[in-house]
Context: one part of a larger RNA
RNA sequence: GUCAGCGACUUACAUUCAACAGCAAGCUUAACUGGGUAAGGGAGGCAUAGCGAAAGCAAGUCUUAAGGGCGCUUUAGUUGUUGGGUGUAGACCCGAAACCAAGUGAUCUAUUUAUGACCAGGAUGAAAGUGGGGCGGUGCUCUGCUGAAGGUCCGAACUCACUGGCGUUGUAAAGCUAGGAGAUGAGUUGUGAAUAGGGGUGAAAGGCCAAUCAAACUUGGAGAUAGCUGGUUCUCCUCGAAAACUAUUUAGGUAGUGCCUUAUGUUUUACUUUUGGGGGUAGAGCUCUGUAAUGGUUUUGGGGUUCGAGAGAGCUGCCAUGCCAUAGCAAACUUCAAAUACCAAACCAGUAUAAUCAUAGGAGACAGACUGUGGGUGCUAACGUCCAUAGUCGAGAGGGAAACAACCCAGACCAUCAGCUAAGGCCCCAAAAUCACAGCUAAGUGUGGAACGAUGUGGGUGGACCAAGACAAUCAGGAGGUUGGCUUAGAAGCAGCCAUCCUUUAAAGAAAGCGUAACAGCUCACUGAUCUAGUCUGCCUGCGCGGAAGAUGUAACGGGGCUAAGUUGUGUGCCGAAGCUAUGGACAAUCAGAUGGUUGUGGUAGGGGAGCGUUCUGUAAGCCAGCGAAGGCAAACUGAUAGGUUUGCUGGAGGCAUCAGAAGUGCGAAUGCUGAC
Numbered sequence: 001g002u003c004a005g006c007g008a009c010u011u012a013c014a015u016u017c018a019a020c021a022g023c024a025a026g027c028u029u030a031a032c033u034g035g036g037u038a039a040g041g042g043a044g045g046c047a048u049a050g051c052g053a054a055a056g057c058a059a060g061u062c063u064u065a066a067g068g069g070c071g072c073u074u075u076a077g078u079u080g081u082u083g084g085g086u087g088u089a090g091a092c093c094c095g096a097a098a099c100c101a102a103g104u105g106a107u108c109u110a111u112u113u114a115u116g117a118c119c120a121g122g123a124u125g126a127a128a129g130u131g132g133g134g135c136g137g138u139g140c141u142c143u144g145c146u147g148a149a150g151g152u153c154c155g156a157a158c159u160c161a162c163u164g165g166c167g168u169u170g171u172a173a174a175g176c177u178a179g180g181a182g183a184u185g186a187g188u189u190g191u192g193a194a195u196a197g198g199g200g201u202g203a204a205a206g207g208c209c210a211a212u213c214a215a216a217c218u219u220g221g222a223g224a225u226a227g228c229u230g231g232u233u234c235u236c237c238u239c240g241a242a243a244a245c246u247a248u249u250u251a252g253g254u255a256g257u258g259c260c261u262u263a264u265g266u267u268u269u270a271c272u273u274u275u276g277g278g279g280g281u282a283g284a285g286c287u288c289u290g291u292a293a294u295g296g297u298u299u300u301g302g303g304g305u306u307c308g309a310g311a312g313a314g315c316u317g318c319c320a321u322g323c324c325a326u327a328g329c330a331a332a333c334u335u336c337a338a339a340u341a342c343c344a345a346a347c348c349a350g351u352a353u354a355a356u357c358a359u360a361g362g363a364g365a366c367a368g369a370c371u372g373u374g375g376g377u378g379c380u381a382a383c384g385u386c387c388a389u390a391g392u393c394g395a396g397a398g399g400g401a402a403a404c405a406a407c408c409c410a411g412a413c414c415a416u417c418a419g420c421u422a423a424g425g426c427c428c429c430a431a432a433a434u435c436a437c438a439g440c441u442a443a444g445u446g447u448g449g450a451a452c453g454a455u456g457u458g459g460g461u462g463g464a465c466c467a468a469g470a471c472a473a474u475c476a477g478g479a480g481g482u483u484g485g486c487u488u489a490g491a492a493g494c495a496g497c498c499a500u501c502c503u504u505u506a507a508a509g510a511a512a513g514c515g516u517a518a519c520a521g522c523u524c525a526c527u528g529a530u531c532u533a534g535u536c537u538g539c540c541u542g543c544g545c546g547g548a549a550g551a552u553g554u555a556a557c558g559g560g561g562c563u564a565a566g567u568u569g570u571g572u573g574c575c576g577a578a579g580c581u582a583u584g585g586a587c588a589a590u591c592a593g594a595u596g597g598u599u600g601u602g603g604u605a606g607g608g609g610a611g612c613g614u615u616c617u618g619u620a621a622g623c624c625a626g627c628g629a630a631g632g633c634a635a636a637c638u639g640a641u642a643g644g645u646u647u648g649c650u651g652g653a654g655g656c657a658u659c660a661g662a663a664g665u666g667c668g669a670a671u672g673c674u675g676a677c
Stems, first nucleotide, its partner, number of pairs: 001677006011089013026046003032040002050057002060070003092231002095228001099221006110195009119185001121154003124150001128146007158182003162179005197213001199209003234611006244257005259364001260362006268355001269352004273346005283336001284334002289330003293326005300320003303316005368393010398409003413585004418581003424575003427560003433572001435571006446562001452546002456543010473530005479503003484498003509524001512523003586601006612666001614663005622656003631650008
C1' cells in the first nucleotide's frame, strides 16, 4: 500500500413541543398489596383564578395622590406511546501534555560504605643521614657517598573518549579504525551493603536514578479535561441559508436578533403608477468660514524719507488692512442645488403559484471572495485594507474568454442521430461567409507598453510666394570709398570694442559661415539669365514608425498561417448552450371544473417527507429443504434509487414469505484497530 473483518448520535431519569390513543372540568396514580400483565392502592401531581415580597384580598389585585403593571370579561386539560429538542450523567467516536494516590525499582548509573584485587619497563633524584672541607663551634655553607620522595616525567596492561575516516534499512538503539589523554593516584576494579520520586545522588552538565528524567516506572482516580484537529457508514423526494448587528477575559468560541425550514392561524405584502413629504449628497458657487493670484484705490495703521523749533504737512517701485474689479480652491465652507434613495397615502388597474405578518418546533451561520459603482486608508500602489451598494462564486453544471471559482451569455427533472437562438464566431486545425459594398493600414501594425521624437501616409482647415515666371537646380555677378575708426606685434567683412554711412548699380551686409600669423582664397545674403508649374509653412484629425533589454525553447495572434484571414463603417446569411421550442416520460405544488389545466423539479450547511436493506423475536408444531438450505461464482429479467426475482454451476444442512415488533442496523477515508499478502 491493497484486500477482508471490526469501527462513531446510545441508554437512564427529568422537562418541553408535535403526532397518535384514552378519559375530560377533570385527568392520573407512586411506593406497596396481590391468588401477580388482572384487581386494589388517590398519599401525591397537573388543571380548574389571579394579583401581591407578604399578611392578605379576589374577577380582580399590587402600588396608591394619580397614572400605571399583571390578570379576568373570551374555560381544556390530563395520562400514556412514539418521535424532535433541552438538562444531568463519559452523552457521537478516537486523541493530549498534565494532576493526585498507592506501590515497584540503585543487577544500568550517581555518591557513600565493608572487604578483597591490580598498576611491564625506563627516567628524574626532594628531605634526611653520613665522610671531608670552609677558623664551624650541635646550628651556616661547599662537596662525595648513602637515601629514596612526588595529585613528578616517558610509556604497556588498565581507565578514558580529544580529532579525522568508516558506519548511518549499521556488526552495533553509540560500534570499528588511525591517531589522542591519564597511567602511585582526588587512580582503576571484583563482591556484599546503604541512600527512592518533589525524593535520592550530583568535583553542578538539570547530569544520573535499569536503552525512560525540568520530577522514574507500574497500577488506580479515569471514559481526567480538550471553546482544538481528524472521522462519522443505505436511497429517493421537497424547501434551502449565512459568513451581518449587538454583547462577551470576546475576537478561529458562545448567546439574542437578522437570514433557512416545518406546523398552525390571520389577512396582508412587494414592485410598477399617481399624489404628498423632509433633506443638503453629486454638481455649482464664493455670501459666510478658511485658503489663494493679479490690478486699482480719495480706506486705515505702521515703516522709510523731505520740510519744520514744534504742532504738523508733503512724498512713497515698502508692509499690513478695508473697498472695487478680474480669475481660483475646500471632507470637517454654503447665497444655491439635483438624479437616485427613504417615508406616508391611494377607489381602481397590472405583475408575483401568498411572495406579508404572528405564534410554536428544528436549525445552520456570525473566517467570506472577486467584479462594477460611491468613498476612507495606502503611493487615486497591491490578487492590499476598511465601509456602502449591485451582481456572481460560495452552494452553480452548460456555451464563450486557448487554458482560467468571482468576467460575458445562460440557471442542468429524464430521454431523442429533431428545430430556433444568446454571448461569441464563420481560411485550416474546428461547426458556420475565402460573403457584399465603401475606405484606411505596409508596420506582420494587427498579435503588449509612456513621456518624448520624426519630410510615414489618408482627410480637413489657415497663411505666404507664383506666367510681371515662384520653389529646386545650372550659368554669371556678388563691386567702390575702405585695410571704416579704435585696439593690437598684426586685426584688411569674419579675436575684441564703437559706429554700421555713402557711392556705382540688375544686385551686392562696413558682412551669415569656412579659412589666413595677417592678407589671400571658398561660400552665403542679394541680383540677372536658363528652365518651367506649382512651391513653402502652420493647425485639427484617422491609421501607422521609433522609444521597446531576462533569465530551460519560438513563447506578448491558442497554432498553422494571413496583406486580409488586419482595421473602420454599412448590410445580408449561417454556426453556436444542459437557454427556448418539438415529441415521449417521471415527480412536486396548485386550480368549484381532475384520463385535465397551470406552474415548478441546480444546490453546500441545514429543516421536512417517503422508502430500501441487515440481525434477532412473534406469526411458525406453519412454509421451503439431500429430487440439495445458507454461503460462493456467473448470467438473464426487473424497479426511478437503495434493491429484488429467477436460472446454471459450486456448496453440503439449514433457511424463511407476509404482517408486526426490537436494534450492538448499512464504511472509503479517522497518520483508525486486527489479520492476510
A computed fold for a 677-nucleotide part of an RNA from Candidatus Tremblaya phenacola PAVE, annotated as large-subunit ribosomal RNA, domain II. It matches the Rfam family "Bacterial large subunit ribosomal RNA". Lineage of the source: Bacteria > Pseudomonadati > Pseudomonadota > Candidatus Tremblayella > Candidatus Tremblayella phenacoccinincola. The RNAcentral record of the full RNA draws on ENA and SILVA.